Context: one part of a larger RNA
RNA sequence: UUGGGCCUAAAGCGUUCGUAGCCGGUUUGGUAAAUUCUUGGGUAAAUCGUACCGCUUAACGGUGCGGAUUCCGGGGACACUACCAGACUUGAGACUGGGGGAGAUCAGAGGUACUUGCGGGGGAGCGGUGAAAUGUUGUAAUCCCGCAGGGACCACCAGUGGCGAAGGCGUCUGAUCAGAACGGUUCUGACGGUGAGGAACGAAACCCUGGGGCGCAAACGGGAUUAGAUACCCCGGUAGUCCAGGGCGUAAACGCUGCUGACUUGGUGUUGGAGAUCCUACGAGGGUGUCCAGUGCUGGCGCGAAGGUAUUAAGUCAGCCGCCUGGGGAGUACGGUCGCAAGACUGAAACUU
Numbered sequence: 001u002u003g004g005g006c007c008u009a010a011a012g013c014g015u016u017c018g019u020a021g022c023c024g025g026u027u028u029g030g031u032a033a034a035u036u037c038u039u040g041g042g043u044a045a046a047u048c049g050u051a052c053c054g055c056u057u058a059a060c061g062g063u064g065c066g067g068a069u070u071c072c073g074g075g076g077a078c079a080c081u082a083c084c085a086g087a088c089u090u091g092a093g094a095c096u097g098g099g100g101g102a103g104a105u106c107a108g109a110g111g112u113a114c115u116u117g118c119g120g121g122g123g124a125g126c127g128g129u130g131a132a133a134u135g136u137u138g139u140a141a142u143c144c145c146g147c148a149g150g151g152a153c154c155a156c157c158a159g160u161g162g163c164g165a166a167g168g169c170g171u172c173u174g175a176u177c178a179g180a181a182c183g184g185u186u187c188u189g190a191c192g193g194u195g196a197g198g199a200a201c202g203a204a205a206c207c208c209u210g211g212g213g214c215g216c217a218a219a220c221g222g223g224a225u226u227a228g229a230u231a232c233c234c235c236g237g238u239a240g241u242c243c244a245g246g247g248c249g250u251a252a253a254c255g256c257u258g259c260u261g262a263c264u265u266g267g268u269g270u271u272g273g274a275g276a277u278c279c280u281a282c283g284a285g286g287g288u289g290u291c292c293a294g295u296g297c298u299g300g301c302g303c304g305a306a307g308g309u310a311u312u313a314a315g316u317c318a319g320c321c322g323c324c325u326g327g328g329g330a331g332u333a334c335g336g337u338c339g340c341a342a343g344a345c346u347g348a349a350a351c352u353u
Stems, first nucleotide, its partner, number of pairs: 003325004007307002012321001014201004021194003025088007033081001035077007048066007091191001092188003095184003103177007110154002114150008125136002162169002206247006215241002220236004258320006266298009276288004302309002326353003335346004
């Protein structure tokens, strides 16, 4: 519970696609479903309004008249909505041009560091810490040089820079795939918006199968510290981290801000594109300014409890969806669906305050 809200108080689904539904641009004609007017019927009584009457008054009651809502039939109106037929181009989409991008998948190549082995040099410590010790080393370590193997990662460039729906994406080259912005005005002609269910994607961790395993490192062992030290520090170290194929489906999945459209003073950076103008050692060069799209900072009106936000709105409107309704109990129990499991999703109540 016909209300008010959702950045921070409870509340925006992690994200996208999309079914039903809801909503929908400009214009012409028609229909008259809806809407509206009129008329006829019907609309029990009581109730309600009004005039009068009856109880001493009132409440109460009686009589007359009236009103209200819903329903059916006839007739009229046509602005808006709907439906039918037609037209349009500004919404949307397609086509096309030159650019831009860590967008995705697959394959190949490279780089430093690390680590291991081998060879050479060298000869007593190394390592580690606040200080130490565990550890390592005469079977030659640490250190220097060379060669070979291995796995992971991709310094500088690097930028409130870019791309992606989000998660996320960073060495180079190639192949394949996808999206956005800008410009052209060539085409279609409302084809659109949102989206209950539904589907797909979805960091890390975790699970299954098979590989791989340099470094790092839950668990674990040891050394310290300490009153203790199941920790912080140190020496080791297994899952895991990596690859392939499945599963899981959650995060402070955050801008703690759903999506779409319109409107509403500014300033200043930066990225991509397109024009203009000036300079030019004519280069895909440089400067200035304009427009569009993105991304930042600052700030005005407004809004806001304030912090703040402020054309990337939390302003003013419209459409659609999701969600909230004191704290705890509790994201628990039960049931259901999904999952190999872990668990996920859905999701109470008693009681308490």
Predicted 3D model of a 353-nucleotide part of an RNA (small-subunit ribosomal RNA, central domain) from uncultured marine group III euryarchaeote. The sequence was found in a public genome assembly. Rfam family: Archaeal small subunit ribosomal RNA.